[in-house]
Context: one part of a larger RNA
Molecule: small-subunit ribosomal RNA, central domain
Organism: uncultured rumen bacterium
RNA sequence: UUGGGUGUAAAGGGUGCGUAGACGGAGAAGCAAGUUGGUUGUGAAAUCCCUCGGCUUAACUGAGGAACUGCAACCAAAACUACUUCCCUUGAGUGUUGGAGAGGAAAGUGGAAUUCCUAGUGUAGCGGUGGAAAUGCGUAGAUAUUAGGAGGAACACCAGUGGCGAAGGCGACUUUCUGGACAAUUACUGACGUUGAGGCACGAAAGUGUGGGGAGCAAACAGGAUUAGAUACCCUGGUAGUCCACACCGUAAACGAUGGAUACUAGGUGUAGGGAAUAUUAAGUUCUCUGUGCCGCCGCUAACGCAUUAAGUAUCCCACCUGGGGAGUACGACCGCAAGGUUGAAACUC
Numbered sequence: 001u002u003g004g005g006u007g008u009a010a011a012g013g014g015u016g017c018g019u020a021g022a023c024g025g026a027g028a029a030g031c032a033a034g035u036u037g038g039u040u041g042u043g044a045a046a047u048c049c050c051u052c053g054g055c056u057u058a059a060c061u062g063a064g065g066a067a068c069u070g071c072a073a074c075c076a077a078a079a080c081u082a083c084u085u086c087c088c089u090u091g092a093g094u095g096u097u098g099g100a101g102a103g104g105a106a107a108g109u110g111g112a113a114u115u116c117c118u119a120g121u122g123u124a125g126c127g128g129u130g131g132a133a134a135u136g137c138g139u140a141g142a143u144a145u146u147a148g149g150a151g152g153a154a155c156a157c158c159a160g161u162g163g164c165g166a167a168g169g170c171g172a173c174u175u176u177c178u179g180g181a182c183a184a185u186u187a188c189u190g191a192c193g194u195u196g197a198g199g200c201a202c203g204a205a206a207g208u209g210u211g212g213g214g215a216g217c218a219a220a221c222a223g224g225a226u227u228a229g230a231u232a233c234c235c236u237g238g239u240a241g242u243c244c245a246c247a248c249c250g251u252a253a254a255c256g257a258u259g260g261a262u263a264c265u266a267g268g269u270g271u272a273g274g275g276a277a278u279a280u281u282a283a284g285u286u287c288u289c290u291g292u293g294c295c296g297c298c299g300c301u302a303a304c305g306c307a308u309u310a311a312g313u314a315u316c317c318c319a320c321c322u323g324g325g326g327a328g329u330a331c332g333a334c335c336g337c338a339a340g341g342u343u344g345a346a347a348c349u350c
Base pairs, nucleotide, nucleotide: 003322004321005320006319007304008303012318014202015201016200017199021195022194023193025088027086028085029084030083033081034080035077036076037075038074039073040072041071042070049065050064051063052062053061054060091192092189093188094187095185096184097183098182103178104177105176106175107174108173109172110155115150116149117148118147119146120145121144125137126136163170164169207248208247209246210245211244212243216242217241221237222236223235224234259317260316261315262314263313264312267295268294269293270292271291272290273289274288275287276286277285278284299306300305323350324349325348332343333342334341335340
């Protein structure tokens, strides 16, 4: 490489947009590049294969045949692919109407709670633990309680295998700006599609830079316990950080450990958002589209399990795997302020 694979054995890129490329709906006409058939030429000889012969046989060798699966030219065919022209509406998109949503960005507002400050009441304890303690706080009046104030962060109940988003993710309320999906309609365009190497953009937490902010929590650190020890688990403190703005980083068990698209293949039962019909005109019932769960045939699977949200049956495109360790290491290159990231071996060894 081929083949076989990628939920859990090695293996789906973190996610999207999209370039080249690859693949691509129905009808008609043309063309003849691919394709198919034929003819001619060529495809040296030897070799290989078949038949017959020569050395006593064989190796070796002579003759004949076949073959040389190729290339070129010409003639013909027109189903399929490509190409050209015309055309269609089912794929795709647009319009109109409508409801749902923690989708995104900015500004403003709110209440509960923690902490701190001030004042009042009040007095000897508070705090802490699995059980105990101690460090710590407190007669300079703490804890508790009442009133007022400051400041930061997060939004109880509603809340739901509920919703939205490509993923990461998104949850108080109001306003402004704004993206997408869905349903109905079938008015418009007329294959405009799918995938997507490179590329570009987004991308939790931690971390980094500059400037703010800092209530609570809390790596590091300090002290107290525990213990044989205790650089831990437990306790008292506590700095980065957590928050905001701008810029970087670009990784995660970034998980459904399951790439995307299309079509087909029993059912049952919840739930979210629409629509249609019917009606006992209140709930409902039936059908249908889109999402999200559970159960379960066929089929698949090593099994577990999956099962119209497939891991089933097929097609197209991309990514990735090929024994364990060495190793996601070394070297080189690119990126980064750094931390480091991406790409990514070999010797050796079992």